[in-house]
Molecule: c-di-AMP riboswitch aptamer (ydaO/yuaA leader)
Organism: Chloroflexota bacterium
RNA sequence: ACCAGCGCCCUGCUUAAUCUCCGCUUGCGGAGACCGGGGGAACCAACCACCGGGGUGAAUUCUCCUUCGGGAGGACGGGCCAUCCUGAUUCGGCCCGAACCCGUCAGCUAACCCCGGAGGCAGGUGGGUCAGGCCCA
Repeated sequence: ACCAGCGCCCUGCUUAAUCUCCGCUUGCGGAGACCGGGGGAACCAACCACCGGGGUGAAUUCUCCUUCGGGAGGACGGGCCAUCCUGAUUCGGCCCGAACCCGUCAGCUAACCCCGGAGGCAGGUGGGUCAGGCCCA
């Protein structure tokens, strides 16, 4: 000097996953706001056969190859690149397309009922245009 690891703080990303209050055994319990998800009429939809079916999520599908682990590509879906904040759009760049859950049961669905607010990462410096907000003069 550089790299790796650990702890704390800050900033940022994914996501619904944030904020506030109260209590006590001080890191756990409870409540609220707000955000998110499921169930659940009429009407509408559906009504056959096979495979049971369904939910969260962007995470589906097709073709080729394969040492059967997976790999490549197309269609399509999703995210990031830090403007004071939010959104739209365009060009360019970089990525993801998983995983889990219910348990024979659920179309939509007012009233109504129930549930979640985890986790995982990063330490950047691409440009243009538009709208709203906020701030300054």